[in-house]
Molecule: FMN riboswitch aptamer (RFN element)
Organism: Beutenbergia cavernae DSM 12333
RNA sequence: UACGUGCUCCGGGGUCGGUGUAAUUCCGAACCGGCGGUGACAGUCCGCGACCCGUGAGGCCCUUGGGCCGAGCGGUUGACCUGGUGGAACUCCAGGACCGACGGUGAAAGUCCGGAUGGGAGGAAGCACGAG
Numbered sequence: 001u002a003c004g005u006g007c008u009c010c011g012g013g014g015u016c017g018g019u020g021u022a023a024u025u026c027c028g029a030a031c032c033g034g035c036g037g038u039g040a041c042a043g044u045c046c047g048c049g050a051c052c053c054g055u056g057a058g059g060c061c062c063u064u065g066g067g068c069c070g071a072g073c074g075g076u077u078g079a080c081c082u083g084g085u086g087g088a089a090c091u092c093c094a095g096g097a098c099c100g101a102c103g104g105u106g107a108a109a110g111u112c113c114g115g116a117u118g119g120g121a122g123g124a125a126g127c128a129c130g131a132g
Base pairs, nucleotide, nucleotide: 003130004129005128006127007126008124009123010122015029016028017027018026030111031110032100033099034048035047036046037045043098044097052075053074054073055072058069059068060067061066080096081095082094083093084092102114103113104112
C1' cells in the first nucleotide's frame, strides 16, 4: 500500500381535513422513496434485498405417528413520458404522470398495528491473521 479471510459496527421513509355509529383504510388534499451499477445525481433503466410460494441439507420436540425450526436452491415480484442543457442524463432542470408485500382492523391501508429487539442487499471504519 491496494488485496484476501475473519471479527466488530452500521444498515427504510411518510398525515391532515371531511363524511360517518365506526375509517391515519373511503373522499379531498398532502407526504415518503432500501442496496449496488450505469459516460452525470435514478422509487419507475439494469440487477439485488425484503415479502410470498415450492423444495429442502440439517436440527429440535414427541405418546412412533406426527409437529416445529431451518442454511442452501428454484419460482414469483410494482411503476415514465415530453421538452431543455450537455461530449455524455429514461438519473440533472421544467412540466405532466405512475407505483408500492403479507397478516390485522368497528369500514377497503405505501403512511396505523403486527411478524420485526427479526432478516437483509450492502456499507464503513477499526482490529487480527495472511499476502505483496